The RNA shown here (transfer RNA) has 74 nucleotides and comes from Phycisphaera sp.
RNA sequence: CAGGGCGUAGCUCAGCUUGGUAGAGCGCGUGUUUUGGGUACACGAGGUCGGAGGUUCAAAUCCUCUCGCCCUGA
Numbered sequence: 001c002a003g004g005g006c007g008u009a010g011c012u013c014a015g016c017u018u019g020g021u022a023g024a025g026c027g028c029g030u031g032u033u034u035u036g037g038g039u040a041c042a043c044g045a046g047g048u049c050g051g052a053g054g055u056u057c058a059a060a061u062c063c064u065c066u067c068g069c070c071c072u073g074a
Stems, first nucleotide, its partner, number of pairs: 001073007010026004020057001028044005050066005
């Protein structure tokens, strides 16, 4: 320098192909249960989807640029 992959909740990831309310598990908080802890159950908090711009009635999703990490080639 060229090509490709990944980036979404504290962690691990789904959702993207086919645009239409942002989710799951674990973790965290509260309550019940327990002598206490753990387990179990119930409820809850937590993310403007790496950043910017564009298209659209509507963008995590489509387009462009860009940042970080990884792989391949030169």
The sequence is in RNAcentral, with records from ENA and Rfam.
It matches the Rfam family "tRNA". By type it is a transfer RNA.